[in-house]
RNA sequence: CUCGUCUUCACGGGAGAGACCGGCAGCAGCGCCGGCGCCGAAGGCGCAAUUCCGCCCGGAAUCGCUCAGGCACAGGGACCGUGAAGACUGU
Numbered sequence: 001c002u003c004g005u006c007u008u009c010a011c012g013g014g015a016g017a018g019a020c021c022g023g024c025a026g027c028a029g030c031g032c033c034g035g036c037g038c039c040g041a042a043g044g045c046g047c048a049a050u051u052c053c054g055c056c057c058g059g060a061a062u063c064g065c066u067c068a069g070g071c072a073c074a075g076g077g078a079c080c081g082u083g084a085a086g087a088c089u090g091u
Stems, first nucleotide, its partner, number of pairs: 001090001004088010018036001020035005037071003043067001044065003050061004
C1' cells in the first nucleotide's frame, strides 16, 4: 500500500407457507386459548439419501429433520452487493 480472507457496523436487494377452524373479548382489524394444515433462508440437530471436498476415512452444505422460529402488513431473514473500521495474510 492493498488483491484476498475473516469479524463488526451502515445502506440496498432478499424467498417460502392458512389474513385457516372453534371459543373468549371486541365496532372491525389486532389479541388470548385450543385444534388441525403447512414453510424453511434466524438459530439448533444430523449424516440414512443427494451434492461438494480428486478416492477411502472423515467432514461440510442453499442437503435432511423440523426442537425453536415462521405462514396478510410490519418485524425478522440465510445469502448477495457497496462503503467504513479492525485483524490475518500477501506484495

The RNA shown here (Glycine riboswitch aptamer) has 91 nucleotides and comes from a Gammaproteobacteria bacterium. Its Rfam family is "Glycine riboswitch aptamer". About the family: This family represents the bacterial glycine riboswitch. The sequence was found by an Rfam model in a public genome assembly. Taxonomically the source falls in Gammaproteobacteria (Bacteria, Pseudomonadati, Pseudomonadota). The coordinates come from a structure-prediction model, not an experiment, and the mean pLDDT is 78.